[in-house]
Context: one part of a larger RNA
Molecule: large-subunit ribosomal RNA, domain I
Organism: Oscillospiraceae bacterium
């Protein structure tokens, strides 16, 4: 050196735990901001670096309620305090909230810098303090050019906007890889990504719809109908609608006609038109004649409200004894509750020991929700001539896009361009188009719920993880670090029932060890188990 037994080191798998996570379920909430968010810099403690809490009133003020014995945060200590005169603590209303951020008096390299007015302090013209001062848009209202009336413009007042938000929603715009076993039309896919806006939902919504000679009655969602009719280099693939059955259900207001006031143009005037305002009136079509004067309804506004619930809380059954142990919750005996034998947690396994569970009470305050009543809105029948019913519209022709629908026989819908109607005796539609019939009624406008998501709280579940796993993140983490930036991104859990975290002697400069000691165990904090590689001792053997 090698190989074997043994005993160490070294390392940090392995078992076991779990504070974090991962999917979901139900119920709740559902926007926040110029009254300054959202998200931050800085600071606030008797000693205070970091988290947390606050904001110069700064781990805090105030009041009104819960609570009931200890408290001055994670987090000891050392000083000092508080508290049955009810403190800390939780809930609800309130107050202060420096500075930067939309950031808004100007500037600017975020958390700074310089300022105007107007009021106090002040000797002060220094300083400080307190309010105040951007922009845009919209209504009024004053002024008021070139240019005579006017406008523009300029001032003021009042209201709105400006930013953020996880996912969902609507509009604008809009890709490739990829499938077609290549690739152009197609496809992915109107997706990703990108802009704009909205809201607790958002859209859509009250037939110029369907349907088929029988009829339905707005929207939206869901099972069907159905991979069906189509559609497509008829390739890949794309995919309807009638109808049927559920959730959910609800319709209403303008515009005009016509009346009434005002107001403008033309004109000398009668007149003609126009525009504002207020009343009618809206498809059961109305105006308008004419008869009638209520039933009934309400989602809109305003108040009232029984009760329901949210935000603190509270009551809550029933177990002792013996022995082993460090410890009883396990064991042996003998009892008890159950509208409660989910769970947890206590020195080992606990219905009767904590804290819960079952079942029950409970709000000064503040919020949500509300049956109902009030007010306040609305609201009839009959008729015929006339007179109203949304015009650069509707349509048509070209050129696109969208509809399941790729130009096709291609309609309906939308947009761009050129043309360019009728007017209820009209007018779309009913898949070219034409006639018949049918059925509506376009060119204004709103509308709950049934739906969608979950950043948020609250409650529960899991043939999910179990520290290289499960979120990047269990541990002060989107932190160390990294890059100029966009952006990338880690590692690190477990003394022990309890600190009882080793007084006190020895070696030593400490570190560190030996003793004493705690403690069931040293498990001793480089702390639970402690595997392998690796090192290292001691015996043996073998060269």
């Nucleotide at each position: 050196a090698g190989u074997g037994c043994a005993a160490g080191g070294g390392g940090a798998a392995u078992g076991c735990c779990u504070u974090g996570g991962c999917g979901c379920u139900g119920g709740g909430a559902g926007c926040c901001g110029a009254c300054g968010a959202a998200g931050g810099a800085c600071g606030c403690a008797g000693c205070g670096a970091u988290c947390u809490g606050c904001g110069a009133u700064a781990a805090g003020c105030c009041a009104c309620g819960g609570g009931g014995a200890g408290c001055c945060g994670a987090a000891a200590g050392c000083a000092g305090g508080c508290a049955u005169c009810g403190a800390u603590c939780c809930g609800u209303g309130g107050g202060u909230u420096u500075c930067c951020g939309a950031a808004u008096g100007g500037g600017g390299c975020a958390a700074c810098c310089c300022g105007g007015c107007u009021g106090g302090c002040g000797a002060a013209g220094a300083g400080c303090c307190a309010g105040u001062c951007a922009g845009c848009g919209u209504g009024c209202a004053g002024u008021g050019a070139a240019u005579a009336c006017a406008u523009a413009g300029c001032u003021g007042c009042a209201c709105g906007c400006g930013g953020g938000g996880a996912a969902c929603c609507g509009c604008c715009u809009g890709a490739a890889c990829u499938g077609a076993a290549a690739c152009a039309u197609c496809u992915a896919a109107g997706u990703a990504g990108g802009g704009c806006g909205a809201g607790g939902a958002a859209a859509a919504g009250a037939a110029a719809u369907c349907a088929a000679c029988a009829g339905a009655g707005a929207u939206u969602c869901c099972g069907c109908u159905a991979g069906u009719a189509g559609u497509g280099g008829c390739g890949a693939g794309c995919g309807a609608a009638c109808g049927c059955g559920g959730a959910a259900a609800a319709g209403g207001c303008c515009a005009a006609a016509c009346c009434a006031g005002g107001g403008g143009u033309a004109g000398u005037a009668a007149u003609a038109u126009c525009c504002c305002u207020g009343g009618g009136g809206u498809u059961c079509g109305g105006a308008c004649g004419g008869c009638a004067g209520a039933a009934u309804g309400c989602a809109u506004c305003a108040g009232c409200a029984a009760g329901u619930u949210u935000u603190a809380g509270c009551c809550g059954a029933a177990g002792c004894g013996c022995a082993u142990g460090g410890g009883a919750c396990g064991g042996c005996g003998c009892a008890c509750c159950a509208g409660a034998g989910a769970g947890a947690g206590u020195g080992a396994g606990a219905g009767u020991c904590u804290c819960g569970u079952a079942g029950g009470c409970g709000a000064a305050a503040a919020g949500a929700u509300g049956a109902g009543c009030u007010g306040g809105c609305a609201g009839g029948c009959c008729g015929u001539a006339u007179c109203c019913a949304g015009a650069g519209u509707a349509c048509c022709g070209c050129c696109g896009g969208u509809c399941a629908c790729g130009u096709g026989g291609a309609a309906c819908c939308c947009g761009g361009u050129g043309g360019g109607a009728a007017c209820a005796u009209g007018g779309g539609g009913g898949g070219a188009c034409c006639a018949u019939c049918c059925u509506c009624c376009a060119a204004g406008c709103c509308u709950a719920a049934a739906u969608a998501c979950u950043a948020c709280c609250c409650a529960g579940c899991g043939a999910c993880c179990g520290a290289u796993a499960g979120u990047g993140a269990a541990c002060c983490a989107g932190u160390a670090c990294u890059g100029u930036g966009a952006a990338g991104g880690a590692a690190c859990g477990g003394u022990g029932a309890a600190a009882a975290g080793a007084a006190c002697c020895c070696c030593g400069g400490g570190a560190g060890g030996g003793g004493a000691g705690u403690g069931a165990a040293a498990a001793g904090a480089a702390c639970c188990u402690g595997a392998a590689a690796c090192c290292u001792u001691g015996c043996a053997c073998u060269u």